[in-house]
RNA sequence: GGAGCCGGCCGGGCGGCCGCGGUCGAAAGAUCGAGGAAAGUCCGGACUCCGCAGGGCAGGGUGCUGGGUAACACCCAGGCGGGGCGACCCGCGGAAAGUGCCACAGAAAGCAGACCGCCGCCUUCGGGCGGCAAGGGUGAAACGGUGAGGUAAGAGCUCACCAGCGCGGCGGGUGACCGUCGCGGCUCGGCAAACCCCACCCGGAGCAAGGCCAAGCAGGGAGCGUUCGAGGACGGCCCGUCCGAGCUCCCGGGUAGGCCGCACGAGGGUCGCGGCAACGCGGCUCCCAGAGGGAUGGCCGCCCUCGACAGAAUCCGGCUUACAGGCCGGCUCCUCUA
Numbered sequence: 001g002g003a004g005c006c007g008g009c010c011g012g013g014c015g016g017c018c019g020c021g022g023u024c025g026a027a028a029g030a031u032c033g034a035g036g037a038a039a040g041u042c043c044g045g046a047c048u049c050c051g052c053a054g055g056g057c058a059g060g061g062u063g064c065u066g067g068g069u070a071a072c073a074c075c076c077a078g079g080c081g082g083g084g085c086g087a088c089c090c091g092c093g094g095a096a097a098g099u100g101c102c103a104c105a106g107a108a109a110g111c112a113g114a115c116c117g118c119c120g121c122c123u124u125c126g127g128g129c130g131g132c133a134a135g136g137g138u139g140a141a142a143c144g145g146u147g148a149g150g151u152a153a154g155a156g157c158u159c160a161c162c163a164g165c166g167c168g169g170c171g172g173g174u175g176a177c178c179g180u181c182g183c184g185g186c187u188c189g190g191c192a193a194a195c196c197c198c199a200c201c202c203g204g205a206g207c208a209a210g211g212c213c214a215a216g217c218a219g220g221g222a223g224c225g226u227u228c229g230a231g232g233a234c235g236g237c238c239c240g241u242c243c244g245a246g247c248u249c250c251c252g253g254g255u256a257g258g259c260c261g262c263a264c265g266a267g268g269g270u271c272g273c274g275g276c277a278a279c280g281c282g283g284c285u286c287c288c289a290g291a292g293g294g295a296u297g298g299c300c301g302c303c304c305u306c307g308a309c310a311g312a313a314u315c316c317g318g319c320u321u322a323c324a325g326g327c328c329g330g331c332u333c334c335u336c337u338a
Base pairs, nucleotide, nucleotide: 001334002333003332004331005330006329007328008327009326010325012303013302014301015300016299017298018297020033021032022031023030024029035309039320040319042318043317044316045315046314047206048205049204050203059202060201061200062199063198064078065077066076067075068074079092080091081090082089083088093197094196098195099194100191101190102189115136116135117132118131119130120129121128122127144162145161146160147159148158149157163187165184166183167182168181169180170179171178172177210260211259212258213257219251220250221249222248223247224246231243232242233241234240267286268285269284270283271282272281273280274279304307
């Protein structure tokens, strides 16, 4: 200098004026006011109401091991397999319990079989019968690999080594697993996001949850009143005039409407300690949107690299997806120079 890998972060800045929403205030005004994804609503929880003796079935989910967490399909560390020269990335129970499926091509897709071919015998010379599965060809996938012996030709048919499978011993590790030694039969296809098996987890509905207050109307009860006049109108009171059969209070449920839930929380920052880490513990410190026709915008000045995806609606932890441009840190490979 070039090409990459991984992790973290920013998402126009400053000032002035006007405007919008929350809180405080009598007012003037003060103060706060979207995001890393507020998104998709895919998981997991908190919270609320309903249900619930215990166990099982059905159904759904998760799936290497250990740890973290309120919990998880998340995170951290490790194991094994695969890819990459490498930094690094991707995947994960069981196919030897059973059932099922494997397009096209191909002789054959699961246990046996044989299209071409090779070998032996027969032949009317067209072929027939038998042996073989080493070679060819098809496919995403074809019944261990190499070598030697063996044979008519061949073949784990036999042997050696290697790979793979199963069983056992020893050693290491909490464990997944790893290392090593011995034995065995000689070799065993793939798919479980097909049914299924095994282990573990799971009650239902969701903030339009749910709760509080409650006009009017209707219902129940009590009292007062109907020529012994309750109550109403005439500006507040008394008198007076007029109208006049209803009026008042209480109770429960509850509509309209209002309020809460609703912003102090599994919270943020910083320091110390424990831990490889995820994370945990402790000290100090901060208050950080809360609407309900639903608030974040506009103008001006200066600067820059001329500004992407997108906007809360009960809250929190994740995952996934979208994103102009830019910054920082660590690491790998190649080349050059000293």

Notes: Predicted 3D model of a 338-nucleotide RNA (Bacterial RNase P class A) from an Actinomycetota bacterium. Its mean pLDDT, the model's own confidence on a scale to 100, is 80. The organism belongs to Actinomycetota, within Bacteria.